This is a predicted complex of two RNAs, RNase P RNA and transfer RNA, with 410 nucleotides together. It holds a member of the Rfam family "Bacterial RNase P class A". From the family's description: Ribonuclease P (RNase P) is a ubiquitous endoribonuclease, found in archaea, bacteria and eukarya as well as chloroplasts and mitochondria.
RNA sequence: AGAGGUGACCAGACGAUCGCGUGCCCCCGGGCAUGAGGAAAGUCCGAGCAUCACAGGGCAGGGUGCCGGCUAACGGCCGGUGGAGGCGACUCCAAGGAGAGUGCAACAGAAAGAAACCGCUGGGUGUUUUGCCCAGUAAGGAUGGAAAGGCGAGGUAAGAGCUCACCCGCGGCCUGGCGACUUGUCCGCGCUGUAAACCCCACCUGAUGCAAGAUGCAUAUGGGAACACAUGCAGCUGCCCGCUGCGUUCCUGCAAUCGCUUGAGCCUGCGCGGUAACGCCAGGCCUGGAUAGAUGAUCGUCCUCGACAGAACUCGGCUUACGGUCACGCUCCAAGC
RNA sequence: GGCCCCGUGGUCAAGUGGCCUAAGACACCGCCCUUUCACGGCGGCUACUCGGGUUCGAAUCCCGACGGGGUCA
Numbered sequence: 001a002g003a004g005g006u007g008a009c010c011a012g013a014c015g016a017u018c019g020c021g022u023g024c025c026c027c028c029g030g031g032c033a034u035g036a037g038g039a040a041a042g043u044c045c046g047a048g049c050a051u052c053a054c055a056g057g058g059c060a061g062g063g064u065g066c067c068g069g070c071u072a073a074c075g076g077c078c079g080g081u082g083g084a085g086g087c088g089a090c091u092c093c094a095a096g097g098a099g100a101g102u103g104c105a106a107c108a109g110a111a112a113g114a115a116a117c118c119g120c121u122g123g124g125u126g127u128u129u130u131g132c133c134c135a136g137u138a139a140g141g142a143u144g145g146a147a148a149g150g151c152g153a154g155g156u157a158a159g160a161g162c163u164c165a166c167c168c169g170c171g172g173c174c175u176g177g178c179g180a181c182u183u184g185u186c187c188g189c190g191c192u193g194u195a196a197a198c199c200c201c202a203c204c205u206g207a208u209g210c211a212a213g214a215u216g217c218a219u220a221u222g223g224g225a226a227c228a229c230a231u232g233c234a235g236c237u238g239c240c241c242g243c244u245g246c247g248u249u250c251c252u253g254c255a256a257u258c259g260c261u262u263g264a265g266c267c268u269g270c271g272c273g274g275u276a277a278c279g280c281c282a283g284g285c286c287u288g289g290a291u292a293g294a295u296g297a298u299c300g301u302c303c304u305c306g307a308c309a310g311a312a313c314u315c316g317g318c319u320u321a322c323g324g325u326c327a328c329g330c331u332c333c334a335a336g337c
Numbered sequence: 338g339g340c341c342c343c344g345u346g347g348u349c350a351a352g353u354g355g356c357c358u359a360a361g362a363c364a365c366c367g368c369c370c371u372u373u374c375a376c377g378g379c380g381g382c383u384a385c386u387c388g389g390g391u392u393c394g395a396a397u398c399c400c401g402a403c404g405g406g407g408u409c410a
Stems, first nucleotide, its partner, number of pairs: 002332003005328006012302007020035007037308001041319002044317005049209004056241004061205005066080005081095001082093004096200002101198002103194003117141002119137007149167002152164003168190005174184001176181001213258003222252006232246005265285005271280003303306001338409007347363003355393001365381005386402005
């Protein structure tokens, strides 16, 4: 230099004028302050908050799934274990159970979860000869994603973990570790795959979402039509039990305020504890809240000429979209000079 | 803003792990029939929204994205 890896940061800057939303002030039409994001997005998880019965019993359903920790909580994060990929830095993994049961494994192949098509061997039998029948055999061939652990020796009629040595894998005791797991010795075993198929095990899970809901104004929880009048209907979860209420459906008319932004909040400290996520302490800050919906326009100067993109109850995550910059005592090239 | 559902030729659609090289109908194209058109007959063309994963194998199962639709004052 080139090719990568990991981590962090920025989101054109400054000024003037005009305009818009919100809050405060008064001399009542002006002044002051403030005004989008890292994803405001997808709505995929987890919560706060609100209502129903302060959340009941059972069944069903749904979710998560190595271990330890963090957190308000989580399917998130951190650190490990095991596995996979990469020369490597490093990255990725829905990673419990197939010694509870059931299902499935198309085509090919003799046989797909249990096996005799060819071959090999023995016996019988026929013929000039190739053959035919019975039995044994999983070493070899052929098929497949997958074929009864691998290899060598012994053994045998031929063979075979049938036996033995070595290796591989699984389970158990002991050792180390909080644990997942693991080093080595010994003992036992040789088991197909699939649970993002049903299922089993462990843990979690009431439903509905701010259009939740609360308080009011008004001739007005209004008006009209249809159907029901309790062995019914509606709600609380899909069903049952149990509980509560008395209507249900359709058409039509109508209007505010609160919820609403001070919150698991943000910034700083070479603070303290911890490998880290994170927690604690001290100091400082207030930083959008609309309801037809504000956050813009013009001009000037400068630069590296600016991507993706616009809050609608609020937070913590994940995922997706996207321009640029920086750091590294990280890796390869890589042998050297 | 919240919640829910769907995506297979140009259109409507069947298929819910393997016989999928994806059924069928309408449409389109070619040939036959007819003097010609229509009807009819024969043949053909055209698809699993996209990207990953699970599995021997995915339109189908799982995750993410994209697009479309419905509903709630």